[in-house]
RNA sequence: UCCGGUUGGCAGGUAGUCGCUGUAUGGCUUCGCGCCGUAUGGAGGAAAGUCCGGUCUCCGCAGGGCAACGCGCCGGCUAACGGCCGGGGGCUGCGCUUAAAGGCGCAUGCUACGGCUAGUGCAACAGAAAGAAUACCGCCAGCUUCCGGGGUUUCGGCCCGUCGGAGGGUGGUAAGGGUGAAAUGGUGCGGUAAGAGCGCACCGCGAAGGGAGUAAUUCCUUCGGCAGGGUAAACCCCGCGUGGAGCAAGGCCAAAUAGGGGAGGAUGAGGCGGCCCGCCUCGCUACAACUCCCGGGUAGGCUGCUGGAGCCUGCCAGUGAUGGCAGGCCAAGAGGAAUGACUGCCGCCUGGCGCCUUUGGGUGCCGGGAACAGAAACCGGCUUAUCGCCAGACGGGUCCC
Numbered sequence: 001u002c003c004g005g006u007u008g009g010c011a012g013g014u015a016g017u018c019g020c021u022g023u024a025u026g027g028c029u030u031c032g033c034g035c036c037g038u039a040u041g042g043a044g045g046a047a048a049g050u051c052c053g054g055u056c057u058c059c060g061c062a063g064g065g066c067a068a069c070g071c072g073c074c075g076g077c078u079a080a081c082g083g084c085c086g087g088g089g090g091c092u093g094c095g096c097u098u099a100a101a102g103g104c105g106c107a108u109g110c111u112a113c114g115g116c117u118a119g120u121g122c123a124a125c126a127g128a129a130a131g132a133a134u135a136c137c138g139c140c141a142g143c144u145u146c147c148g149g150g151g152u153u154u155c156g157g158c159c160c161g162u163c164g165g166a167g168g169g170u171g172g173u174a175a176g177g178g179u180g181a182a183a184u185g186g187u188g189c190g191g192u193a194a195g196a197g198c199g200c201a202c203c204g205c206g207a208a209g210g211g212a213g214u215a216a217u218u219c220c221u222u223c224g225g226c227a228g229g230g231u232a233a234a235c236c237c238c239g240c241g242u243g244g245a246g247c248a249a250g251g252c253c254a255a256a257u258a259g260g261g262g263a264g265g266a267u268g269a270g271g272c273g274g275c276c277c278g279c280c281u282c283g284c285u286a287c288a289a290c291u292c293c294c295g296g297g298u299a300g301g302c303u304g305c306u307g308g309a310g311c312c313u314g315c316c317a318g319u320g321a322u323g324g325c326a327g328g329c330c331a332a333g334a335g336g337a338a339u340g341a342c343u344g345c346c347g348c349c350u351g352g353c354g355c356c357u358u359u360g361g362g363u364g365c366c367g368g369g370a371a372c373a374g375a376a377a378c379c380g381g382c383u384u385a386u387c388g389c390c391a392g393a394c395g396g397g398u399c400c401c
Base pairs, nucleotide, nucleotide: 001397002396003395004394006392007391008390009389010388012346013345014344015343016342017341018340020042021041022040023039024038025037026036027035028034044372048383049382051381052380053379054378055377056246057245058244059243063277064276065275066274068242069241070240071239072238073087074086075085076084077083088113089111090110091109092107093106094105095104096103097102114237115236119235120234121231122230136177137176138173139172140171141170143168144167145166146165147164148163149160150159151158152157185203186202187201188200189199190198204226205224206223207222208221209220210219211218212217250303251302252301253300260294261293262292263291264290268282269281270280271279310329311328312327313326314325315324316323317322348369349368350367351366352365353364354363355362356361
């Protein structure tokens, strides 16, 4: 200096005119926050999606179990989470190494990563065979038939098995080949009639013991020829967790109407999302409480509504997420829905023309452009969309010293 992915920040500035709105305040007032003035605020990094988790509100308490749903390596952070941070394993990539399998190291990479020996399923087709399943081709051994061949013959046939060819059966085999996404460990050496952990070395697997680490996990030693595979984002099993409904939650005020009609109802009704148990309330002389259905009226105003698991700065602890301490700040609250429109200048990006130039770029003039997108009770995450600018570390290339 260029490239790459990745992490973080900004979200144009300024002035004027007109307009809307919150708060505080001064005045007018028809006493209605109606009008005028002053000061000071007024839409995001995602406000989006509504995918998670909560604060808060209501259900009198919100009990136990089943079901249902969610999560799933270990440790930590957090109010909590399916989030974030760190670590481990696996995969992938790069480099080195081995006769080979394999091993070692590294990483801005990915990871839906508990269990398949609890059980049940699934894997089309192909293939001999898809799980304690299996011999299609092939290889080896030996038996046997025919032909070529040799000998003999009374020409019907008989004998030989050295060589070659074409078959059939029996036994051994799972190394080689084939099928498939996947075929009962892998590489190499020996051995065998041919082969096979058959034997050996290494890798793997299992068992026992020891070391490191909070743990996941990992390392070492010894012994053992030792394997019924894959799939749980299939049903399922195991562990942990979850009361419900939600700001259209709820609270207050005012107003209006017809408390009209019907059904259930004592082993009753209601409350707790579904079911069961338990508990509680109401009611039991039924015009009951309560529930359901039909019909009628009102749907207006105020509040909830923004001071927070808040923000900024500094220091300390920690690898980090984050936490602690100190100081400072108050940053929209609409209500059919405010936060806007116009103009000038500057800035950013960009096209053309001209000039300069160390060819990286600079400068003048004339044009053009600026995305995704708008709070609605609030907060922490995740996901998606997106113009332009700035900055950091990391990896790689090139140049100079």
A computed fold for a 401-nucleotide RNA from a Bryobacterales bacterium, annotated as Bacterial RNase P class A.
The gene name in the source record is rnpB.
NCBI's taxonomy places the organism under Bacteria, Pseudomonadati, Acidobacteriota, Terriglobia, Bryobacterales.
The prediction has a mean pLDDT of 76.
Its Rfam family is "Bacterial RNase P class A". It is annotated as a ribozyme. Rfam links the family to the GO terms dimeric ribonuclease P complex, ribonuclease P activity and tRNA processing.